[in-house]
RNA sequence: UUCUUAUCCAGAGAGGUGGAGGGAUAUGGCCCUAUGAAACCUCGGCAGCAGGUUCUAAUGAACACUGUGCCAAUUCCACGGGAAGCUAUUCCCGAGAGAUAAGUU
Numbered sequence: 001u002u003c004u005u006a007u008c009c010a011g012a013g014a015g016g017u018g019g020a021g022g023g024a025u026a027u028g029g030c031c032c033u034a035u036g037a038a039a040c041c042u043c044g045g046c047a048g049c050a051g052g053u054u055c056u057a058a059u060g061a062a063c064a065c066u067g068u069g070c071c072a073a074u075u076c077c078a079c080g081g082g083a084a085g086c087u088a089u090u091c092c093c094g095a096g097a098g099a100u101a102a103g104u105u
Base pairs, nucleotide, nucleotide: 003103004102005101006100007099008098013043014042015041016040017039021032022031023030027078028077029076044071045070046069049067050066051065052063053062054061055060075097079094080093081092082091083090084089
């Protein structure tokens, strides 16, 4: 890098350095940001995908030791179809793209 499978409306932040951007990409909306963005570091936390350990006849469950991941907003929203409607909007289904894990190439 390719492909496959699963999940994506839950959950979890303080400090230091830094100094203007950030929310994956392009465009738009909306939002965060000098009451300090990105990035990096320290500590803390969340979750429970894989390994591990324990329990179980099995399914499965627990723990959070190891490998990852994550800690504003549904993956912030957008596209297609449908429903309701006070015409503002709301809801349902689906697609695309993406993220993470495990496997695979």
Molecule: SAM riboswitch aptamer (S box leader)
Organism: Pseudoneobacillus rhizosphaerae